Background
This is a predicted structure of a 75-nucleotide RNA (transfer RNA) from a Candidatus Woesearchaeota archaeon. It matches the Rfam family "tRNA". Gene Ontology term of the family: triplet codon-amino acid adaptor activity. Rfam describes the family as follows. Transfer RNA (tRNA) molecules are approximately 80 nucleotides in length. The sequence is in RNAcentral, with records from ENA. The organism belongs to Candidatus Woesearchaeota, within Archaea.

[in-house]
RNA sequence: GGCGCCAUAGCAUAGUCUGGCUAAUGCGUCGCUCUCAUGCGGCGAAGAUCCCCGGUUCAAAUCCGGGUGGCGCCA
Numbered sequence: 001g002g003c004g005c006c007a008u009a010g011c012a013u014a015g016u017c018u019g020g021c022u023a024a025u026g027c028g029u030c031g032c033u034c035u036c037a038u039g040c041g042g043c044g045a046a047g048a049u050c051c052c053c054g055g056u057u058c059a060a061a062u063c064c065g066g067g068u069g070g071c072g073c074c075a
Base pairs, nucleotide, nucleotide: 001074002073003072004071005070006069007068010027011026012025013024020058029045030044031043032042033041051067052066053065054064055063
């Protein structure tokens, strides 16, 4: 230098192919409950500008272009 893949709550992932439900699940965090107490269990809550900018569209996490970062292959 060329090519491919990836980026979504604190962490790990699903959803993207085929645009439309309040963006889902687990762990973690917080509150209540339980316990002598801690943990486990039960109930509930908060938490994501879906990496950034732009475009298409009635509507974009999803499609298109550019950029940034990470990983890999080729040279």